This is a predicted structure of a 147-nucleotide RNA (c-di-AMP riboswitch aptamer (ydaO/yuaA leader)) from a Solirubrobacterales bacterium.
[in-house]
């Protein structure tokens, strides 16, 4: 080098939602520095936007968008608010990413444009927030450290 075998344990978690510079701004400091605000950039998400394609419908029965958040059938005095139950769909630390399978548990909301929008290459614009508290078994597939 290669190849077997053994270790790795105080950290997470959803979600794009993190990083780094600058400042003749603020506050607080133990003066090292935190910490709001305002700009710039990278990095990460979303939207608009051609030619081909594709659509021949749609145009208040408006239409679309960001999310896993959609279909369904029953109750509910009818329309309903609401509730259950099924389906599909998302999420859940044992070095590190990714990944099957099974089991459990919990989600299955909610806001936004504004009369309009399919893809879409050049271009444009926009966001980097809220919210939590998780620990199961068998497996494969990279990869990092120590014996």
């Nucleotide at each position: 080098a290669c190849a077997a075998c053994c270790g790795a344990u105080a950290c997470g978690c959803c979600a794009a939602g993190u990083u780094u510079c600058c400042g003749c701004a603020g506050c607080c400091u133990u003066c090292g520095g935190g910490u709001u605000c305002g700009g710039a950039a990278a990095a990460c998400g979303g939207g608009g936007g051609a030619a081909c394609c594709a659509g021949g419908u749609u145009u208040u029965u408006g239409g679309g968008g960001c999310g896993a958040a959609c279909c369904c059938a029953c109750c509910g005095a009818u329309c309903g608010a609401g509730g259950u139950g099924g389906g599909a769909g998302c999420g859940c630390a044992a070095g590190c990413u990714c990944u099957u399978u099974g089991a459990g548990c919990g989600c299955c909301a909610g806001c936004c444009c504004g009369u309009c929008a399919g893809c879409u290459a050049a271009c444009c614009c926009c966001g980097u927030a809220g919210g939590c508290a998780g620990a199961c078994a068998a497996g494969g597939a990279g990869u990092u450290c120590g014996g």